[in-house]
Background
Predicted 3D model of a 73-nucleotide RNA (transfer RNA) from Hydrogenobaculum sp. Y04AAS1. The gene name in the source record is tRNA-Lys-TTT-1-1. Its Rfam family is "tRNA". Rfam links the family to the GO term triplet codon-amino acid adaptor activity. The family's RNA type in Rfam is transfer RNA. Model confidence (mean pLDDT): 80 of 100. The sequence is in RNAcentral, with records from ENA, GtRNAdb and Rfam.
RNA sequence: GAGCCACUAGCUCAGCAGGUAGAGCAACGGACUUUUAAUCCGUGGGUCGGGGGUUCAAGUCCCCCGUGGCUCA
Repeated sequence: GAGCCACUAGCUCAGCAGGUAGAGCAACGGACUUUUAAUCCGUGGGUCGGGGGUUCAAGUCCCCCGUGGCUCA
């Protein structure tokens, strides 16, 4: 320098042909327990890496940039 892959909640990830974003764990509140842990019930939490474009509508399609990984030179 070139190609490919990934980037979504605090963490690990899902999101099937574009149709107003989910799971598990974690956190918080409650029940239970002498207390903790475990277990059970509930709650909140995300400008989907950044910026543009296409579209009635973009996590999803297109372009540029960034970060990480792999391969080639």